RNA sequence: GCCUUUGUAGCUUAGUGGUCUAAGCACCUGUCUGAAGAACAGGGGAUGAAGGUCCGAUUCCUUCCGAAGGCA
Numbered sequence: 001g002c003c004u005u006u007g008u009a010g011c012u013u014a015g016u017g018g019u020c021u022a023a024g025c026a027c028c029u030g031u032c033u034g035a036a037g038a039a040c041a042g043g044g045g046a047u048g049a050a051g052g053u054c055c056g057a058u059u060c061c062u063u064c065c066g067a068a069g070g071c072a
Stems, first nucleotide, its partner, number of pairs: 001071007010025004018055001027043005048064005
């Protein structure tokens, strides 16, 4: 330099264009407890950045940024 893959919540992941974006752990509140833990109930929080296509984008396209791998 070229090619491929990848970027979603604090962490690990799911989500192949359409109803509110989902789960586990973590975090907060409540119940319980002498206190804590566990359990139970409830709650907050995310699509790397910008632009484009579309009635509608996490999803498709382009550029940039980051990460991993391959070729030279």
Transfer RNA from Eubacterium sp., 72 nucleotides, folded computationally. Taxonomically the source falls in Eubacterium (Bacteria, Clostridia, Eubacteriales, Eubacteriaceae). It matches the Rfam family "tRNA". Rfam classes the family as a transfer RNA.